Context: one part of a larger RNA
RNA sequence: UGACGGGGGCCCGCACAAGCGGUGGAGCAUGUGGUUUAAUUCGAUGCAACGCGAAGAACCUUACCUACUCUUGACAUCCUGCGAAUUUGGUAGAGAUACCUUAGUGCCUUCGGGAACGCAGAGACAGGUGCUGCAUGGCUGUCGUCAGCUCGUGUUGUGAAAUGUUGGGUUAAGUCCCGUAACGAGCGCAACCCUUGUCCUUAUUUGCCAGCACGUAAUGGUGGGAACUCUAAGGAGACUGCCGGUGACAAACCGGAGGAAGGUGGGGACGACGUCAAGUCAUCAUGGCCCUUACGAGUAGGGCUACACACGUGCUACAAUGGCCGGUACAAAGGGUUGCCAACUCGCGAGAGUGAGCUAAUCCCGAAAAGCCGGUCUCAGUCCGGAUCGGAGUCUGCAACUCGACUCCGUGAAGUCGGAAUCGCUAGUAAUCGUGAAUCAGAAUGCCACGGUGAAUACGUUCCCGGGCCUUGUACA
Numbered sequence: 001u002g003a004c005g006g007g008g009g010c011c012c013g014c015a016c017a018a019g020c021g022g023u024g025g026a027g028c029a030u031g032u033g034g035u036u037u038a039a040u041u042c043g044a045u046g047c048a049a050c051g052c053g054a055a056g057a058a059c060c061u062u063a064c065c066u067a068c069u070c071u072u073g074a075c076a077u078c079c080u081g082c083g084a085a086u087u088u089g090g091u092a093g094a095g096a097u098a099c100c101u102u103a104g105u106g107c108c109u110u111c112g113g114g115a116a117c118g119c120a121g122a123g124a125c126a127g128g129u130g131c132u133g134c135a136u137g138g139c140u141g142u143c144g145u146c147a148g149c150u151c152g153u154g155u156u157g158u159g160a161a162a163u164g165u166u167g168g169g170u171u172a173a174g175u176c177c178c179g180u181a182a183c184g185a186g187c188g189c190a191a192c193c194c195u196u197g198u199c200c201u202u203a204u205u206u207g208c209c210a211g212c213a214c215g216u217a218a219u220g221g222u223g224g225g226a227a228c229u230c231u232a233a234g235g236a237g238a239c240u241g242c243c244g245g246u247g248a249c250a251a252a253c254c255g256g257a258g259g260a261a262g263g264u265g266g267g268g269a270c271g272a273c274g275u276c277a278a279g280u281c282a283u284c285a286u287g288g289c290c291c292u293u294a295c296g297a298g299u300a301g302g303g304c305u306a307c308a309c310a311c312g313u314g315c316u317a318c319a320a321u322g323g324c325c326g327g328u329a330c331a332a333a334g335g336g337u338u339g340c341c342a343a344c345u346c347g348c349g350a351g352a353g354u355g356a357g358c359u360a361a362u363c364c365c366g367a368a369a370a371g372c373c374g375g376u377c378u379c380a381g382u383c384c385g386g387a388u389c390g391g392a393g394u395c396u397g398c399a400a401c402u403c404g405a406c407u408c409c410g411u412g413a414a415g416u417c418g419g420a421a422u423c424g425c426u427a428g429u430a431a432u433c434g435u436g437a438a439u440c441a442g443a444a445u446g447c448c449a450c451g452g453u454g455a456a457u458a459c460g461u462u463c464c465c466g467g468g469c470c471u472u473g474u475a476c477a
Stems, first nucleotide, its partner, number of pairs: 001477002003474003007471007015461002019425005026316008034307002042053002064302007073125001077124002079121005086103001089100004107114002127291002130289003136285002138280003141276001143274001148187006154163003167178003193268004198236006208225002212223003239262001242256005318418001322377007334365003339358002344353003384415001389410007431453006
């Protein structure tokens, strides 16, 4: 100087407390451990691994296993020879592949040849998701959006170092003020960026319709309009600016006015010096080591989907603030030409047929759901709950056996609110209700996004956890 303390002081955070809803019990989904297996590919492992890499394993993917094959190789550059490239059909085989067969003679040319492509040959080489993240780059997590981390000069000390950065106030903040052997500065904080909340200007189609007309069973449907909404570009607006009080006459704090908004308005992006030899050699790149008729490459089938069990994360429930039936209302944000698919017809339905429009503020996905209005059920393992199983189908796709999703009929399990323990959340939040999209042929209870309805509680900082500053002890570095 640090680090540590079941030392002290001050302060903060859904850290506790106050509340609301969960997890832990059930069934299922999903990930992991374990076990099994020819293989169940690999990685991630306290917080910070476990709906994680994977924004989507039937084949492919795929790295694993079994079998059958190849050896200048599936891929790159160079050399030589032959043939344009390409294409039809057949035989064997699980296929890769092997053999036979058919059509075809192109482009440029200085007529030597050349370009692209295919086959054969020789070697230089290719190739490796093989090892090492404790050799590395890059990227990322975490402490933590915590308020810290440092430097120059000066000064103090023999020196390691100190000072500045401590102190008094204040702040979300090393934020600002005052004091001060310090004076300044840098990286962080804040602001500048995006979005949302109010208004103005400009623009007026595909969006809008107040006023004026026309028309319809009805609809901005039509003429027209540019007010309003929306859209999307530019501005305005918030700065403790104003008033009162407190304070040290400061910084600031408390209250108020005006205002759509008030003291960082809400949300996002943004992550200092560093820590964990944290994670990743399987995104990629890369040193070293290793393999080279195989640890490389191709093909078919299987596996990654196994199942006495254990754990994490979720979904659905256990019901009446509910289930079922009928009627009826109101979104936002997205996507669409290999696509979204209206209307009509058929089917109980998943869907099928036919077919208009749309490269989309024009057409389509598209019904929002909870809600509201009626009816029914009356506390029961039920008209709750839907697992499981039987049967019949639909769709995608060469192909749904291992191993897809969905529909219909039947079946109707556990479950009556969950031990110890434990998680999230402070406001348009929790809870609850639907909607969309990425990946994607198909395959979400996951992920990401969108809106609808919309709470309770916070006395307080003694205690638990994490963190910041000062101080103290130490046989630790």